[in-house]
RNA sequence: AGAGUUUGAUCCUGGCUCAGGAUAAACGCUGGCGGCGCACAUAAGACAUGCAAGUCGAACGGACUUAACCAUUUGUUUACAUUUGGGGCGGUUAGUGGCGGACUGGUGAGUAACACGUAAGCAACCUGCCUAUUAGAGGGGAAUAACAGCGAGAAAUCGUUGCUAAUACCGCAUAUGCCAUAGUUACCACAUGGUAACAGUGGGAAAGGAGUAAUCCGCUAAUAGAUGGGCUUGCGUCUGAUUAGAUAGUUGGUGGGGUAACGGCCUACCAAGUCGACGAUCAGUAGCCGGACUGAGAGGUUCAACGGCCACAUUGGGACUGAGAUACGGCCCAGACUCCUACGGGAGGCAGCAGUCGGGAAUAUUGCGCAAUGGAGGAAACUCUGACGCAGUGACGCCGCGUAUAGGAAGAAGGUUUUCGGAUUGUAAACUAUUGUCUACAGGGAAGAAUUUUGACUGUACCUGUAAAGAAAGCUCCGGCUAACUACGUGCCAGCAGCCGCGGUAAUACGUAGGGAGCAAGCGUUAUCCGGAUUUAUUGGGUGUAAAGGGUGCGUAGACGGGAAAUUAAGUUAGUUGUGAAAUCCCUCGGCUCAACUGAGGAACUGCAACUAAAACUGGUUUUCUUGAGUGCAGGAGAGGAAAGUGGAAUUCCUAGUGUAGCGGUGAAAUGCGUAGAUAUUAGGAGGAACACCAGUGGCGAAGGCGACUUUCUGGACUGUAACUGACGUUGAGGCACGAAAGUGUGGGGAGCAAACAGGAUUAGAUACCCUGGUAGUCCACACUGUAAACGAUGGAUACUAGGUGUAGGAGGUAUUAAUCCUUCUGUGCCGUCGCUAACGCAGUAAGUAUCCCACCUGGGGAGUACGACCGCAAGGUUGAAACUCAAAGGAAUUGACGGGGGCCCGCACAAGCAGUGGAGUAUGUGGUUUAAUUCGACGCAACGCGAAGAACCUUACCAGAGCUUGACAUCCACGGAAGGCCGAGUAAUGUUGGCCGUGCCCUUCGGGGAGCCGUGAGACAGGUGGUGCAUGGUUGUCGUCAGCUCGUGUCGUGAGAUGUUGGGUUAAGUCCCGCAACGAGCGCAACCCCUAUCCUUAGUAGCCAGCGGCCAGGCCGGGCACUCUAGGGAGACUGCCGGGGAUAACCCGGAGGAAGGUGGGGAUGACGUCAAAUCAUCAUGCCCCUUAUGAUUUGGGCUACACACGUGCUACAAUGGCGUAAACAAAGGGAAGCAAUCACGUGAGUGCGAGCAAAUCUCAAAAAUAACGUCUCAGUUCGGAUUGUAGUCUGCAACUCGACUACAUGAAGCUGGAAUCGCUAGUAAUCGCGAAUCAGAAUGUCGCGGUGAAUACGUUCCCGGGUCUUGUACUCACCGCCCGU
Repeated sequence: AGAGUUUGAUCCUGGCUCAGGAUAAACGCUGGCGGCGCACAUAAGACAUGCAAGUCGAACGGACUUAACCAUUUGUUUACAUUUGGGGCGGUUAGUGGCGGACUGGUGAGUAACACGUAAGCAACCUGCCUAUUAGAGGGGAAUAACAGCGAGAAAUCGUUGCUAAUACCGCAUAUGCCAUAGUUACCACAUGGUAACAGUGGGAAAGGAGUAAUCCGCUAAUAGAUGGGCUUGCGUCUGAUUAGAUAGUUGGUGGGGUAACGGCCUACCAAGUCGACGAUCAGUAGCCGGACUGAGAGGUUCAACGGCCACAUUGGGACUGAGAUACGGCCCAGACUCCUACGGGAGGCAGCAGUCGGGAAUAUUGCGCAAUGGAGGAAACUCUGACGCAGUGACGCCGCGUAUAGGAAGAAGGUUUUCGGAUUGUAAACUAUUGUCUACAGGGAAGAAUUUUGACUGUACCUGUAAAGAAAGCUCCGGCUAACUACGUGCCAGCAGCCGCGGUAAUACGUAGGGAGCAAGCGUUAUCCGGAUUUAUUGGGUGUAAAGGGUGCGUAGACGGGAAAUUAAGUUAGUUGUGAAAUCCCUCGGCUCAACUGAGGAACUGCAACUAAAACUGGUUUUCUUGAGUGCAGGAGAGGAAAGUGGAAUUCCUAGUGUAGCGGUGAAAUGCGUAGAUAUUAGGAGGAACACCAGUGGCGAAGGCGACUUUCUGGACUGUAACUGACGUUGAGGCACGAAAGUGUGGGGAGCAAACAGGAUUAGAUACCCUGGUAGUCCACACUGUAAACGAUGGAUACUAGGUGUAGGAGGUAUUAAUCCUUCUGUGCCGUCGCUAACGCAGUAAGUAUCCCACCUGGGGAGUACGACCGCAAGGUUGAAACUCAAAGGAAUUGACGGGGGCCCGCACAAGCAGUGGAGUAUGUGGUUUAAUUCGACGCAACGCGAAGAACCUUACCAGAGCUUGACAUCCACGGAAGGCCGAGUAAUGUUGGCCGUGCCCUUCGGGGAGCCGUGAGACAGGUGGUGCAUGGUUGUCGUCAGCUCGUGUCGUGAGAUGUUGGGUUAAGUCCCGCAACGAGCGCAACCCCUAUCCUUAGUAGCCAGCGGCCAGGCCGGGCACUCUAGGGAGACUGCCGGGGAUAACCCGGAGGAAGGUGGGGAUGACGUCAAAUCAUCAUGCCCCUUAUGAUUUGGGCUACACACGUGCUACAAUGGCGUAAACAAAGGGAAGCAAUCACGUGAGUGCGAGCAAAUCUCAAAAAUAACGUCUCAGUUCGGAUUGUAGUCUGCAACUCGACUACAUGAAGCUGGAAUCGCUAGUAAUCGCGAAUCAGAAUGUCGCGGUGAAUACGUUCCCGGGUCUUGUACUCACCGCCCGU
């Protein structure tokens, strides 16, 4: 000192939370020792029991007891013992009396107050014991407890009769400097007054005790001191105005009373005052302070323990005694409660120390001692003292110490983890050596004690010796904040969490373990306070948009206030004095071994008061000035206000005329009006409201607001002048006034418009938007309401601070006489520098720089709500909370995305066309259903003739059954055997099983060894088309072949970001040109690659044949390669040329030439990224799961099911056609487990024989549409071919489930297809056939090939998709969003 949290990211505002310190604490886990402290915060609840205030016999009379001593009785004769009576040294003590029980100790209920703190005052007071001084104590008297007798009562206790003493009580005498009273003089003071002296009158004292005595202790009066109190005052001392008025002894006076003393303290009379927005009264809460905690400080909180003051003592009231009380352990009364009782009546008060119950999260022993300190009494000894000193309980706090120290690597074992190599626990342990704090035992042994005596603590602290590492470590945390990470378990479950948040199968956040971090006899949690929080801001905040400027003015109190001079000294400043208790804090020194703790000294206590001084500033007083302010005079401007009058245009209505069928209204309609004559049009009239053009970010007004014209009345501002006043000013809580629209009351008025209402439409509905009507209202007068996004979301005033440019109203100057131009004042706009601001923006009309005053804000919601109060006729307004709940709510700006926002542009996107799909039959895929199984995946475009370029078995992953378990497949080990082949048995099949043949290859020292293969056995392991495509790699789809996506440096911005990439043109294109705070670059575009269109060249076999020759007439042969063709190399096209447009650019339009012209036509090629897109079943792979099974083998079945729905195809519905006959023209491919000619057979599918060909040679192979001829004649047909029957062919171990094809027969639906919808812009669509891959066989699919060969495009308004710029946004998971109501 800060940090986390609002967002996709940013800056700000703003709340919430955390890290620190503290505690009379409590709870959880744990616990070795000692010292010093602390310990009922709740029930001021109730209390059993014991103790906490007594003492004095030297005040007094008694009572009891008793030593000497005297007398006496008995034992026996002395001594001695004993009885009784005197005696009384002494001792004990109930009572009278004295002093003390008003201190000490406890608690904080009450109290918002002179209660407390601080500083003063008493000339208005008291003070026992103590100190000092002066004086005195003469002489009398009457009682009363105790005691004795009698009596009452259960008891507590009481009554009565009698006796008695005093330092108990009462007169008398004496007495001052005492008191009272009225005076004189002197001095003093602060208003009443005070002090001293003098003298007059009146009044008032006493007690003795001890001692042989000395003397001592007491007594009385007075003065002074000290101590302790009482009273008064200034200042300070919580919250609420949703408490605004309170007060009759109230405020004051006079007389009287009362008190120690002043005083309405009390009383009688008189007056009507007194307090209050500087917060009275009322309500709530609370003992106050020194201090304590915290804080940099200012402050905030607190006041347990220690100390000062106050209040209280079961609740309330009262007095007595006394120096002192309205009395904690005294009295009386009342109340509640408890106890005793013989029911008549009595007793009690732990907020003293222990202790009990209760309450509570929670707080100790019914201990020892008066040894010390202190207190009461006493002459003293001494007695008493739960004050106090000690001990006990409690880690409750602070402080100190320990739980060992050194060495010790095989880095042991064990644990954890692992990529299996290791790493870590970890020098940690073991082990070796050492020490002895603490512990145990033994011995010694204090200080605290003072001149004698006296030690609870205590055989304690401490010291010495011996022994033994022995008894002695936990708690919390490890996602970020915040130091510290892995494994397993769990699977939005269990749980965690202070905030953000974690957990839905790989959790560093849950639980456990290992490891680590922190603190340590403690550690965490909870609660509370301060801090951080400048988040109430005096220090030290704000109010245009984040919360926040009152709707506006006038003005009261208050606050602040111009120039000069003088004076004062309240504020201010300086010095001195007093005080600010002690303790505490701080500094220095000292004592306990250190520390905590504690002793001494100092400083400090920032405060208050008094005195002295200064006079700048503020204030007060006085004098003066004119610049602030105001007045006068002279002018012009204006929708400023009020009243009265006047005007024209328009709407509506009425009357009359003309005139005829519609009008009106809408997106389209209807309701409505109209043949009883509308609308339209002409003329006349009525009535109300509003004032076109002018008109302008023009004017006026404080704001609301003000707009035809004229008159009257009237407010303000401005300009000029400088005659007058002389600071008269600014702001303004309360207060008063004004205050749009709507609304209210009363009375008018009512043309148009128009809430409510009615009808018609729209709609799923439509209590709306639209239409037709229509009432309040809108208008006027008077009165009320008092609010608005009453906004510039910006309070008022004053001063200062670059400019530029409009506009309105004045004034001055120059000038020409038409302007213009310059200066200045006031208002109203725009742009902009500095500055400010979170940014946007503001910027002389400040949101800048300063001063003054007022108002308002302190997270969001609840809520401008509830209650209360005030106002209002009502509607309602003003003032204005809390419970509860959330971690945000919010401002400005940024990037995207989106918009039924805008601009520009593109695409078979629409439009213009052609041919289809959707209807039929069928093929195929999917859904659904079914099933033992119908294996799995793919689901908008971008799944559905998709994976699958081909399921009868196999494939195959699915189902049923059967058998196998180191396994069908891989590596390693041991043993045996070559491998392998042949013949059987058996099974549904694999598996199983019998027999026979076979002895191989390489090396060799001939013993053997090695490689390969097979079998058996044990275990490591194999295996999995099991799960997760949301753990992944790789691959692919899509936007999209769309033109975009980025970077470096620089610049701008607090920043996210921007710029570049935007702009003007242009392009298919971020293609290119120009401009520009940008300059460059990269991935994309284009080009480079392949095919194709033209030509040249090279080369001619299996290709070709123009010319020449030959023949069986076939390029067959010789020959030739000219042409076609084949396949290598080149050329060609570049806006190169011309004209026009454009900016002299890029580029566009047209033209020439050319096979081809502006990318010639196709293909390959797919940027950054998006969709948790698809795929774990191509493959690879993490983790999880199965292991005589989820693995592997085998037989059969299934993937081919079938009410139905959808997608994609094929064939058709026919005459542009079907059928028949006989003819013509391709390209590209395939071929050895192959393609197969010719010939023969079969109606045919095919079969038999089999030439040729690994192919520019042979072969598949026939191209078909087309053209020609014939026939059919519009029909369910000579169209169409489904379905079915019979008979066959081929492939194959095998065509039943379940193949293709052939022949004959059968001959279904279907006559061009609803809503909707797909493809295509030229060699394209459409149409025709051919081939290939897969493949034993099995295409209407897929991929290729050529043949024939169109129509249309005005154009970009609309639908869909995309690009770019801009704008709005409360979206950013991004409109399939967010979010509101019911």
The RNA shown here (small-subunit ribosomal RNA) has 1382 nucleotides and comes from an uncultured bacterium. Its mean pLDDT, the model's own confidence on a scale to 100, is 83. It matches the Rfam family "Bacterial small subunit ribosomal RNA". Gene Ontology terms of the family: structural constituent of ribosome and ribosome. The sequence is in RNAcentral, with records from ENA and Greengenes.